[in-house]
Context: one part of a larger RNA
RNA sequence: GUCUGCGAGUCGGUGUUUGUGGCAAGGCUAAGUGCUUCCGGCACGCAGCCGCAGCGAAAGCAAGUCCGAAGAGGGCGACAAGUCGCAGGUACCGGACCCGAAGCGGAGGUGACCUACCCUUGGCCAGGUUGAAGCAUGGGUAAAACCAUGUGGAGGACCGAACGGGUGAACGUUGAAAAGUUCUCCGAUGAGCUGAGGGUAGGAGUGAAAGGCUAAUCAAACCCCGUGAUAGCUGGUUCUCUCCGAAAUGCAUUUAGGUGCAGCGUCACAUGCUGAUGAGCGGGGGUAAAGCACUGACAAGGCAAGGGGGCACACCCGCCUACCGACCCUUAUCAAACUCUGAAUACCGUUCAAGGGAGUGUGGCAGUGAGACGGCGGGGGAUAAGCUUCGUCGUCAAAAGGGAAACAGCCCAGACCGUCAGCUAAGGUGCCUCAAUCAUGCUCAGUGGAAAGGAUGUGGGAUGACAUGGACAGUGAGGAUGUUGGCUUAGAAGCAGCCACCAUUUAAAAAAUGCGUAAUAGCUUACUCAUCGAGUUGCCCUGCGCCGAAAAUGAUUGGCGAUCAAGCAUGAUACUGAAGCUACGGAUUUCGUCGUAAGACGGAGUGGUAGGAGAGCGUCGCUUGUGCGCAGAAAGGGGAUAGUGAUUGAACCCGGAGCGCAAGCGAGUGAGUAUGCAGAC
Numbered sequence: 001g002u003c004u005g006c007g008a009g010u011c012g013g014u015g016u017u018u019g020u021g022g023c024a025a026g027g028c029u030a031a032g033u034g035c036u037u038c039c040g041g042c043a044c045g046c047a048g049c050c051g052c053a054g055c056g057a058a059a060g061c062a063a064g065u066c067c068g069a070a071g072a073g074g075g076c077g078a079c080a081a082g083u084c085g086c087a088g089g090u091a092c093c094g095g096a097c098c099c100g101a102a103g104c105g106g107a108g109g110u111g112a113c114c115u116a117c118c119c120u121u122g123g124c125c126a127g128g129u130u131g132a133a134g135c136a137u138g139g140g141u142a143a144a145a146c147c148a149u150g151u152g153g154a155g156g157a158c159c160g161a162a163c164g165g166g167u168g169a170a171c172g173u174u175g176a177a178a179a180g181u182u183c184u185c186c187g188a189u190g191a192g193c194u195g196a197g198g199g200u201a202g203g204a205g206u207g208a209a210a211g212g213c214u215a216a217u218c219a220a221a222c223c224c225c226g227u228g229a230u231a232g233c234u235g236g237u238u239c240u241c242u243c244c245g246a247a248a249u250g251c252a253u254u255u256a257g258g259u260g261c262a263g264c265g266u267c268a269c270a271u272g273c274u275g276a277u278g279a280g281c282g283g284g285g286g287u288a289a290a291g292c293a294c295u296g297a298c299a300a301g302g303c304a305a306g307g308g309g310g311c312a313c314a315c316c317c318g319c320c321u322a323c324c325g326a327c328c329c330u331u332a333u334c335a336a337a338c339u340c341u342g343a344a345u346a347c348c349g350u351u352c353a354a355g356g357g358a359g360u361g362u363g364g365c366a367g368u369g370a371g372a373c374g375g376c377g378g379g380g381g382a383u384a385a386g387c388u389u390c391g392u393c394g395u396c397a398a399a400a401g402g403g404a405a406a407c408a409g410c411c412c413a414g415a416c417c418g419u420c421a422g423c424u425a426a427g428g429u430g431c432c433u434c435a436a437u438c439a440u441g442c443u444c445a446g447u448g449g450a451a452a453g454g455a456u457g458u459g460g461g462a463u464g465a466c467a468u469g470g471a472c473a474g475u476g477a478g479g480a481u482g483u484u485g486g487c488u489u490a491g492a493a494g495c496a497g498c499c500a501c502c503a504u505u506u507a508a509a510a511a512a513u514g515c516g517u518a519a520u521a522g523c524u525u526a527c528u529c530a531u532c533g534a535g536u537u538g539c540c541c542u543g544c545g546c547c548g549a550a551a552a553u554g555a556u557u558g559g560c561g562a563u564c565a566a567g568c569a570u571g572a573u574a575c576u577g578a579a580g581c582u583a584c585g586g587a588u589u590u591c592g593u594c595g596u597a598a599g600a601c602g603g604a605g606u607g608g609u610a611g612g613a614g615a616g617c618g619u620c621g622c623u624u625g626u627g628c629g630c631a632g633a634a635a636g637g638g639g640a641u642a643g644u645g646a647u648u649g650a651a652c653c654c655g656g657a658g659c660g661c662a663a664g665c666g667a668g669u670g671a672g673u674a675u676g677c678a679g680a681c
Stems, first nucleotide, its partner, number of pairs: 001681006011094013026050003032044005054061002064076004097236002100233001104226003108223003116200009125190001127159003130155001134151006163187003168183004202218001204214003239616006249262005263368002265365007273356001277353007289341001290339002295335003299331004306324002308321004371396010401412003416586004421582003427576003430560003436573001438571005453547002457544005463538004474531005480504003485499003510525001514523002587606008617670001619667010636653002642647001
């Protein structure tokens, strides 16, 4: 892991509620006793309980009573029938649906054969090295001290086996091993190692102290018991069909992943149009927008009180100012906490329509109280986030189907069942791939299938200038004179810079557009003529394109591929396309009509998690009835047939002695999941 079996809302008591039954202003007996056909039943049992009256703290009074001075007023009552069984729902007390802690307690017990320390008694430490004290001899001294040589054999001394340890590394890591192996390393006469026997224990021991060790267990051992501890937590919770169908919000909470009340679901009863929605009518508002009349903000200008600075001044009176500038005026703006104004929606009231799985009330039973994304309106953030927090609507959640290549939350659309029928929605119609190689334009970038910004890309529109009295571009020619204008400067001659920018001759020609020179010179332009012969040029709005464009395994509109598209815009007609709608058949719920009923017809329904309600299937046992069976029961194999389904179960095989069906009753009553339990493989 698989298979088989086992495995979770039970029972008792007490309330409450629904159904049903008995009796009823009453209802019921309990313990017990008697009788009996004795796993049982019948009778008695007037103790007690509930109800029939309440109010008050009470005395007490009483359809009233209490407070009160009250005959006022108010509170609680009266004007609704209960009670006892049985059955269902549910709450509480009990282990209370099942499994699961870490833990807490026990004057209950077992452990020192592991390990810590201690006691008693034994054992062990190859070999090598160093050479303390003391002693001897010699030297030395007045004597000592002291020195040398020898002897001697000390040491938590040295090196290093046994023995003890465990430094570093590798290996091992489902190991050879629940702590090892190999190499390396430390101690190795000592606070050494070790055998045997003995002692100390659970809030206790022992500890050269690490919370270490106390039998692979230690911040309190192990076994048993309290014990089914508790678990607002996790997991699991077993047959079918039918009807309805949520919530992820508010308030509160030692509360935030729990709970209480409300909200939203369901069922019953009551009420009977009150509800949603639409239309009409009547309302209040201060949002969007807008505005500047208030409160503030804020740009430019005007006027200007006042101030700063300078001058002048004995005082008075003053002058200047490229400084600041209130109020006021003109022009132009801004505001969640501004409003002279002011919608759309929304909200409230009312009338009519409106009969809905609408509304409202009472009661039984819940679940939910982690929500998610999208559109719109805001706050927070960075007008970031698949971010966060509100409001409002939608979808998902609890919704399948079609589209978006794939894609809970987007678009279309809500699946009772069947059909080899039809019509459509969103989206599509070159091929993959169901359906158009439709029309008129645009785009050349494979744009489509990335931004700010940039640019003689190109289509459309508007507007201005010039032009057969010849434009624009090109070509030929001219482009002069006073004059080198004045100043400045070493120089300044059109062309460093400053000032001025006149005049003449002309078809025209600047006190010079650029290049150039040291300065001149030179080239060129403006401007003019000729040639040529028809449009040229500026700016604005707008459609579609271009650049901007760098990322890590091989690329991508889904792919192929496509250019008068198979791209984009506009338009038209077809077609395609879903579990939508229709058609035909069937099932079922509910309402209406008819009917005694069975049922028939008609209308509207039948996606669904948590959850509520209803109807059933099957298993085991009991009662009564009725059947089957050695001419073959159950179990096992088999699976026709029937049923929406749980299920039913013919033939046939096997098997060899019991078993169905009907109506009731009662449960140890349904398995795939609990890292479930046991067994088998």

This is a predicted structure of a 681-nucleotide part of an RNA (large-subunit ribosomal RNA, domain II) from Akkermansia muciniphila.
Its mean pLDDT, the model's own confidence on a scale to 100, is 86.
It matches the Rfam family "Bacterial large subunit ribosomal RNA".